[in-house]
Context: one part of a larger RNA
RNA sequence: UUGGGUUUAAAGGGUCCGUAGGCGGGCCAUUAAGUCAGGGGUGAAAGUUUGCGGCUCAACCGUAAAAUUGCCCUUGAUACUGGUGGUCUUGAGUUAUAGUGAAGUGGCUAGAAUAUGUAGUGUAGCGGUGAAAUGCAUAGAUAUUACAUAGAAUACCGAUUGCGAAGGCAGGUCACUAACUAUACACUGACGCUGAUGGACGAAAGCGUGGGGAGCGAACAGGAUUAGAUACCCUGGUAGUCCACGCCGUAAACGAUGGAUACUAGCUGUUCGGGCGCAAGCCUGAGCGGCCAAGCGAAAGUGAUAAGUAUCCCACCUGGGGAGUACGUUCGCAAGAAUGAAACUC
Numbered sequence: 001u002u003g004g005g006u007u008u009a010a011a012g013g014g015u016c017c018g019u020a021g022g023c024g025g026g027c028c029a030u031u032a033a034g035u036c037a038g039g040g041g042u043g044a045a046a047g048u049u050u051g052c053g054g055c056u057c058a059a060c061c062g063u064a065a066a067a068u069u070g071c072c073c074u075u076g077a078u079a080c081u082g083g084u085g086g087u088c089u090u091g092a093g094u095u096a097u098a099g100u101g102a103a104g105u106g107g108c109u110a111g112a113a114u115a116u117g118u119a120g121u122g123u124a125g126c127g128g129u130g131a132a133a134u135g136c137a138u139a140g141a142u143a144u145u146a147c148a149u150a151g152a153a154u155a156c157c158g159a160u161u162g163c164g165a166a167g168g169c170a171g172g173u174c175a176c177u178a179a180c181u182a183u184a185c186a187c188u189g190a191c192g193c194u195g196a197u198g199g200a201c202g203a204a205a206g207c208g209u210g211g212g213g214a215g216c217g218a219a220c221a222g223g224a225u226u227a228g229a230u231a232c233c234c235u236g237g238u239a240g241u242c243c244a245c246g247c248c249g250u251a252a253a254c255g256a257u258g259g260a261u262a263c264u265a266g267c268u269g270u271u272c273g274g275g276c277g278c279a280a281g282c283c284u285g286a287g288c289g290g291c292c293a294a295g296c297g298a299a300a301g302u303g304a305u306a307a308g309u310a311u312c313c314c315a316c317c318u319g320g321g322g323a324g325u326a327c328g329u330u331c332g333c334a335a336g337a338a339u340g341a342a343a344c345u346c
Stems, first nucleotide, its partner, number of pairs: 003318004007300002012314001014201004021194003025088007033081002035077008048066007091191001092188003095184006103177007110154001114150008125136002162169002206247006215241002220236004258313006266291011295302002319346003328339004
C1' cells in the first nucleotide's frame, strides 16, 4: 500500500457555512466519450513459459510457438455511466395561513438576598469549629428597626421539559433579527448530498485598554490539625469573576457515537401541532425519553434518535514508551496553539 477498522481496545475533525472535487430522482429522444465485441497495426532482442533439438547428462546453447494482460486506427453494439435536447414531480426550495420555544442582539425595569453607610433601640459578647484559636466588639459590636447606596445573580414555576449548528441559553417587558413545525398542495422543476484548501462561530481560564467591584475567591497572610501540613477546616484577602472593545482558539468542546438518504416487529411516557369522533378513543407530522423483537456486538450493550441492512462524501487509526516532545514553518502581545518526526528502548 491493500485490507480491516474508528461508543468503551489505536482511531469522528469542537460546530457550522461553503470553493474545487466526488456522488446524485422518474420518463423520452439523440450522441457514442467511458463500456463491450470483431478486424488491422504495433508491442526490439535477450529474459519468462511450452514443444523439439545440440554438447555422453546437466548447467549452457539453438530453433519454433506462446505470452507480452499495453497503446493506436477502424467497423459495429447501446443495457449502464457520461454529454446534449425535451419533459415530469415524489427529492430540494418558494408562497400562503396558523403556531412554538430559557434561540440571538440592544434597551427599560422588578423583588428577595448580601454588603456598606447614616440614624434609633439595646448591652456584653459575637463569630467560627470535631474542639478551638486567629478575627470583630465598651471608640458600643452581634441582634433588631428605618432610610439610603452598590454590584452580581434571578428562589418558586422547573420537568427524563423546551430552544440552538456547536459552544451554550432561565426574573419581567419592549424593539429588532433568525430558526423550526404543521396544514394547504398554489408556484419553481433535480435547483440535491458531502465537502480537501478556506471562512465564520466557539465554555472556562488567560492577555491588552478603559470602567466596575456586593458576594465569592487562585496567589498571599494568619489561626488550627499534624511527626511534618507549602493541604483538607477556620479568619481575612489580591488578581479574577461583571461591563465595553480587541485578542486567545483550547476542553472528558462527550452521545467518548461525522453528515445525508432509504429500508427493517412492537409496547409505553411526554412537548408542540393536525384530522376524525358526542365521548372513550383512533389515525397522523415533527421532537424528547423508557423497555424490548429480529439483527448487530468481544462483551457491556445497542436496537427506527442503530452500534441493524445498504449507498454517497469527508475526517481519522495502524504495538507501548520516547512524544503531542525536538526541529522547521504558520499564527499569537504573551501564555501558547496548529502542523509534527527520529535515534533509542521494550
Small-subunit ribosomal RNA, central domain from Arenibacter sp. 394, 346 nucleotides, folded computationally. RNAcentral holds the full RNA, with entries from Greengenes. Its mean pLDDT, the model's own confidence on a scale to 100, is 88. NCBI's taxonomy places the organism under Bacteria, Bacteroidota, Flavobacteriia, Flavobacteriales, Arenibacter.